Parts: sequence; C1' cells; structure tokens
RNA sequence: GGGCUCGUAGUUCAGUGGUUAGAACACUUCGUUGACAUCGAAGAGAUCGGUGGUUCAAUUCCACCCGAGCCCA
Repeated sequence: GGGCUCGUAGUUCAGUGGUUAGAACACUUCGUUGACAUCGAAGAGAUCGGUGGUUCAAUUCCACCCGAGCCCA
C1' cells in the first nucleotide's frame, strides 16, 4: 500500500428498513439472613464509532473518515 471482517449499556452479545433499540452478567434499592452469599422483586444505565447521502421512515442500505482484528504484498 491492497483486500476481508467488525465497531450497539460497565462487559459479552442479539437486533439486517417500520411500536418506546433488547438479553445475560455486572451496578443500585428493597425483601429474605445473626451477617455474607444464594435466591426473589424493582430500578438506573445506549445521542447504535464520526460526518454526509438514499428513503415517507436508517442501528440496519451507500460513500468517506476514525479505530480494532485477520490475510496478501
């Protein structure tokens, strides 16, 4: 330098055009316990990497940029 895959909650991931973006673990509160853990209930937490474009409508499609990984040179 070229090609491919990927970027969504603190972490690991789902969601491949249409309701208010979900799950598990973690976190907070409450219940349970002598206490801790486990367990149960409730809650908070995401401008979906950035900027544009297409569309009535974009996390999703397209372009460029940034970042990560792999392959080739």
The RNA shown here (transfer RNA) has 73 nucleotides and comes from a bacterium. The RNAcentral record of the sequence draws on ENA and MGnify. RNAcentral records the identical sequence in 2 taxa. The prediction has a mean pLDDT of 83. It matches the Rfam family "tRNA". Rfam describes the family as follows. Transfer RNA (tRNA) molecules are approximately 80 nucleotides in length.